This is a predicted structure of a 96-nucleotide RNA (Glycine riboswitch aptamer) from Caloramator quimbayensis. The organism belongs to Caloramator, within Bacteria. Its Rfam family is "Glycine riboswitch aptamer". Rfam describes the family as follows. This family represents the bacterial glycine riboswitch.
RNA sequence: AUGAGGUUAGCGGGAGAUAUCGUUUUGAUAGCCGAAGAAGCAAUAAAAAAUGCCGAUUUUUUAGAAACUUUCAGGCAAAAGUACCGUUAACUGAUG
Numbered sequence: 001a002u003g004a005g006g007u008u009a010g011c012g013g014g015a016g017a018u019a020u021c022g023u024u025u026u027g028a029u030a031g032c033c034g035a036a037g038a039a040g041c042a043a044u045a046a047a048a049a050a051u052g053c054c055g056a057u058u059u060u061u062u063a064g065a066a067a068c069u070u071u072c073a074g075g076c077a078a079a080a081g082u083a084c085c086g087u088u089a090a091c092u093g094a095u096g
Stems, first nucleotide, its partner, number of pairs: 005092009018030004031076003037072001038070003044063008
């Protein structure tokens, strides 16, 4: 001196899914949504064991992603919030 990427914050965009009965802003019943969060695993890789003359096969364990799955949490008027995208700032920082 360059500034991939990461973290935090501001701004902008940002879905989905409900009715009834009571109640006076919340309770019950059933139904539903997936994009806060949380959880699960596929290919694959490694290790161990067993069979087997070598090759190879089988089992177990570990690591292993998501916008997929679960629906614990959250949500189902509006508002708020939301993964994600863009942008700005600060900090950090691979690489040259």